The part of an RNA shown here (large-subunit ribosomal RNA, domain VI) has 262 nucleotides and comes from a Phycisphaerales bacterium. The full RNA is in RNAcentral, with records from ENA. The source organism's lineage runs through Bacteria, Pseudomonadati, Planctomycetota, Phycisphaerae and Phycisphaerales. The prediction has a mean pLDDT of 88.
Context: one part of a larger RNA
RNA sequence: UGUUCCAUGCUUGAGAGGAGUCAAUCUUAGUACGAGAGGAUUGGAUUGGACGUACCCCUGGUGAUCCAGUUGUGCUGCUAAGCACACCGCUGGGUAGCUACGUACGGCAGGGAUAACCGCUGAAAGCAUCUAAGCGGGAAGCCCCCCUCAAAACGAGGCAUGGUUGUAGCAAUACGAAAGACCCCUGGUAGACCACCAGGUUGAUCGGCCGCAAGUGCACGGGUCGUGAGGCCCUUAGCUGAGCGGUACGAACGGUCGAAGG
Numbered sequence: 001u002g003u004u005c006c007a008u009g010c011u012u013g014a015g016a017g018g019a020g021u022c023a024a025u026c027u028u029a030g031u032a033c034g035a036g037a038g039g040a041u042u043g044g045a046u047u048g049g050a051c052g053u054a055c056c057c058c059u060g061g062u063g064a065u066c067c068a069g070u071u072g073u074g075c076u077g078c079u080a081a082g083c084a085c086a087c088c089g090c091u092g093g094g095u096a097g098c099u100a101c102g103u104a105c106g107g108c109a110g111g112g113a114u115a116a117c118c119g120c121u122g123a124a125a126g127c128a129u130c131u132a133a134g135c136g137g138g139a140a141g142c143c144c145c146c147c148u149c150a151a152a153a154c155g156a157g158g159c160a161u162g163g164u165u166g167u168a169g170c171a172a173u174a175c176g177a178a179a180g181a182c183c184c185c186u187g188g189u190a191g192a193c194c195a196c197c198a199g200g201u202u203g204a205u206c207g208g209c210c211g212c213a214a215g216u217g218c219a220c221g222g223g224u225c226g227u228g229a230g231g232c233c234c235u236u237a238g239c240u241g242a243g244c245g246g247u248a249c250g251a252a253c254g255g256u257c258g259a260a261g262g
Base pairs, nucleotide, nucleotide: 001152005163006162007161008160009159010158011157015149016148017147018146021049022048023047024046025045026044027043033038051106052105053104054103055102059100060099061098062097066093067092068091069090070089071086072085073084074083075082076081110144111143112142117137118136119135120134166175167174168173180257181256182255183254184200185199186198187197188196205251206250207249208247209246210245211244212243214240215239216238221234222233223232224231225230
């Protein structure tokens, strides 16, 4: 932009893509078969490999924005307490998120038309013949069934609901306003951008603050014990990113577009 008024929500599915797997064990059965050695077809049940999808409750990884320990040098005048640099200096842990080594699920079953092949009836050709007319069976394959996308499917579909008004003008059209939408703003369950989604004061969308969870592991300072390193007590403290809730304290300001005919 189109889809022949403008919108909001929900859909149908032409068409397209994906999936489709393999093995072992138990049983049928040490049966059929075979002199024996050996050893099934078939049917039933179970487990696993690889693959795929989703997720983070569990187990782990990461977690250069969290906590702690510690070495060297320098700095804050010194002590103490801290900071900077040294691969994030090194080391021990670790929330959210992202993840696999983790968890859950999937391949099933069924229908239709067939291939090779197996048949029924059956002539040409008094017989025979699956075929010439006619009718069946038959594969991990084909078409459905399962999953995903999908009406620009220009054949542009369907359903439900909402709004279709005023002024100027001969008209085209312009302006204002409807349902509704967008720009813009606050953001993330979304994301390269766009889009999508949650919100925009009739407000918990982000930040801050408060509480909780969770992580680290007992801060500073003071007291006390020890010659001292240090120990103990106040103290399961102190600090804390993303998590869960609450609270308008700060920021969501300000604008625009938007529909005819009968």